[in-house]
RNA sequence: CCCGAUAACGCCACACCCGUCGUAAGGCGGGGCCGGAAAGCCACGGGUCCUUGAAGGACAGCCAGGCCGCCGAAGAGGCGCACCAAGGAUCGCCGGGUUGCCGAAG
Numbered sequence: 001c002c003c004g005a006u007a008a009c010g011c012c013a014c015a016c017c018c019g020u021c022g023u024a025a026g027g028c029g030g031g032g033c034c035g036g037a038a039a040g041c042c043a044c045g046g047g048u049c050c051u052u053g054a055a056g057g058a059c060a061g062c063c064a065g066g067c068c069g070c071c072g073a074a075g076a077g078g079c080g081c082a083c084c085a086a087g088g089a090u091c092g093c094c095g096g097g098u099u100g101c102c103g104a105a106g
Base pairs, nucleotide, nucleotide: 002106003103004102011036012035016031017030018029019028020027021026034092040098041097042096044095045094046093047090048089049088050087051086052085053084066081068080069079070078071077
């Protein structure tokens, strides 16, 4: 240094509850304790989540990005989801970076 034990001293704290901040995701504090060998820290890459925004075509008026669902008489309009963009969140989603306790076997 790798590694992680029926070792030792310790550490953190899922869900849930209360309070609080936030439009929200979520954060913080207290209780709690599912679990964790980095469940310490960093939002760098990816994923997921939230908010906002844009386009949204009808076999064409040059091109044209879902030939989706619902309301509707309507291919008028609206809403929702998907996609795209921006901002935010999540490190206990994965990867990466970085710091650290102990010392069995190897």